[in-house]
Context: one part of a larger RNA
């Protein structure tokens, strides 16, 4: 000066991003009493809090081995500060919010959460040799299961709800047209060669009929796009400019452009709000905090769910009581340790 403890006037968070830290609280380990809002009627709750406890007499009840002996109630009375006369370990409490319904899982060795999962919704495929995984296959899971089962998306208890858009994409259902590939195909050519006919300088020229081959090819032909429809708990989407009421200001109301259609209920300076320390009230002496509110919301919103919600959390944000050396404001001590000297 470090570590690790122990104590401290007055004050009691003035420290600090923030009671981190420490303090305080004290079940287990007597008995009694008494407990609020809110609730999903379990619960919250061990809520929050109080109170007695040792010694004598005296009564009463019940028990008795009949021992004024045990156990418990009731009145009175002693002593002492203190009567579970006692160790160590051993729970602070409450109020308003936010997210997550909950127990659970999770980054082994920086992150335990508002992240995952859940139970519930819902949407989708799957008639069994099931779909869907692994596996060149064999075969195995699914499943020794059968649509009250299995697989996959999304959401994520319960309550109240889930609103318009189907033009795009994407999935379902149509098949009249229109476009199309393999393949097949009349027909047209190219090369090459057999064989027949004509013709003549007997080896060439015409002409026709094959074979083998190659290049084209009207026609013909399926899903599939096109093309009809449908479908949001599919992927998404959910306007602007003006103008108008007898103070003024606002605008139920009108106009007009666009557009698939223009954001319903809700919620709302939010874990979302830039302008912002938005404006009003509360809380405080004083508050970019916090809670309650308004709402043209930069750039909320409805299963990427919206709004409440009891209960539960080593989650997050704010108040308050206890309580403290966390501070005003530093001290003193133990212990071992840097350092000094030896």
């Nucleotide at each position: 000066a470090g570590u690790a403890g122990u104590u401290c006037a007055a004050g009691g968070a003035a420290c600090u991003c923030g009671g981190c830290a420490a303090a305080a609280c004290a079940a287990c380990u007597g008995g009694g009493c008494g407990u609020a809002a809110u609730u999903u009627c379990g619960a919250g709750a061990g809520a929050u809090g109080c109170c007695c406890u040792u010694c004598c007499c005296a009564u009463c009840a019940g028990g008795u081995u009949c021992g004024u002996c045990c156990u418990g109630g009731u009145g009175g009375g002693g002593c002492g500060c203190a009567g579970u006369u006692a160790a160590a370990g051993a729970c602070g409490u409450u109020c308003c919010g936010u997210c997550g319904a909950c127990u659970g899982u999770u980054u082994a060795a920086c992150a335990a959460a508002a992240a995952c999962a859940c139970a519930g919704g819902u949407c989708u495929g799957u008639g069994c040799u099931a779909a869907c995984u692994c596996g060149a296959a064999a075969g195995a899971g699914g499943a020794a299961g059968u649509a009250u089962a299995c697989g996959g998306g999304c959401u994520g208890a319960u309550a109240c709800c889930u609103g318009c858009c189907c033009g795009g994409u994407g999935c379902c259902g149509g098949a009249a047209g229109g476009u199309c590939a393999c393949g097949g195909a009349a027909g047209c050519g190219g090369g090459u060669u057999u064989c027949c006919c004509u013709a003549c300088u007997u080896g060439u020229a015409g002409g026709g009929a094959g074979g083998c081959u190659u290049g084209c090819g009207a026609c013909u032909u399926a899903a599939g796009c096109c093309c009809c429809g449908g479908u949001g708990a599919a992927c998404g989407g959910c306007a602007g400019c003006a103008g108008u009421a007898a103070c003024u200001a606002u605008a139920a109301c009108u106009g007009u452009u666009c557009u698939a259609a223009g954001g319903u209920a809700g919620c709302g300076a939010a874990g979302u709000a830039c302008c912002u320390u938005g404006u009003c009230g509360c809380u405080u002496a004083a508050u970019u905090g916090g809670c309650g509110a308004c709402g043209c919301g930069c750039a909320u919103g409805a299963a990427a769910g919206g709004u409440c919600u009891a209960a539960c959390g080593a989650g997050c944000g704010g108040a308050a009581c206890a309580c403290u050396g966390u501070c005003u404001u530093g001290a003193a001590c133990u212990a071992g340790u840097a350092c000094u000297c030896g």

The prediction has a mean pLDDT of 82. Large-subunit ribosomal RNA, domain IV from a Patescibacteria group bacterium, 342 nucleotides, folded computationally. Taxonomically the source falls in Bacteria candidate phyla (Bacteria).